[in-house]
């Protein structure tokens, strides 16, 4: 990284640093933001995709929390497109 599968209206925030835009892209809207957003780091938490354990273990159910992920707004909303993100598989 081609490709494939699943999910994307549940849930979960504080501190430090930084300093101007941010909510993926286009158009329109709606929001957040110098009372410091976005981002990074630390800690805390949420969830349970994978791993592991148990149960008639293929399916399914339960447990745990090691690897990821996530913690404004339904992927913020509507329309659009070679859409995107996350996890797993994969030569």
């Nucleotide at each position: 990284u081609a490709u494939c599968c699943a999910u994307c209206c549940c849930g979960a925030g504080c501190g430090g640093c930084c300093g101007a835009g941010a909510g993926a892209c286009c158009u329109g809207g709606c929001u957040c933001c110098g009372a410091g957003a976005c981002g990074c780091c630390g800690c805390a938490g949420c969830a349970a995709c994978c791993a592991c354990c148990c149960g008639c273990c293929a399916c399914c159910g339960g447990g745990c929390a090691g690897g990821u992920g996530c913690u404004a707004c339904c992927g913020c909303c509507a329309g659009g497109a070679a859409c995107g993100a996350u996890g797993g598989a994969g030569g």
RNAcentral holds the sequence, with entries from Rfam.
A computed fold for a 91-nucleotide RNA from Actinophytocola oryzae, annotated as SAM riboswitch aptamer (S box leader).
Of the family's consensus pairs, 97% are formed in the model.